[in-house]
RNA sequence: UAAUAUUAUUGGCAAAUUUUACGAAAGUAAAAGACGCAAAGCCACGGGCCUAAUGUGAAAGCAAUGGCAGCCGGGUUGCCGAG
Numbered sequence: 001u002a003a004u005a006u007u008a009u010u011g012g013c014a015a016a017u018u019u020u021a022c023g024a025a026a027g028u029a030a031a032a033g034a035c036g037c038a039a040a041g042c043c044a045c046g047g048g049c050c051u052a053a054u055g056u057g058a059a060a061g062c063a064a065u066g067g068c069a070g071c072c073g074g075g076u077u078g079c080c081g082a083g
Stems, first nucleotide, its partner, number of pairs: 012037002017032006035070001041076003045073003048068003054063003
């Protein structure tokens, strides 16, 4: 100096649930709230999952162009750092 593991400090994020708004829905935003998180910061690129307004269909159903980064992989940026 670099990597890995455990521990400490400072600060950070915020699941379920509730309210309001937007949305066809999934879901998102804000406030309250903390289950957890060392990338639970950012990006839908690959897989996966959710939804189906619309399209198609006689119907059942099927299909993202709508979402999920707190499902996994990938890309990218990055705080503290004592023993």
The RNA shown here (c-di-GMP-I riboswitch aptamer) has 83 nucleotides and comes from Niallia taxi. The prediction has a mean pLDDT of 83. Lineage of the source: Bacteria > Bacillati > Bacilli > Caryophanales > Niallia.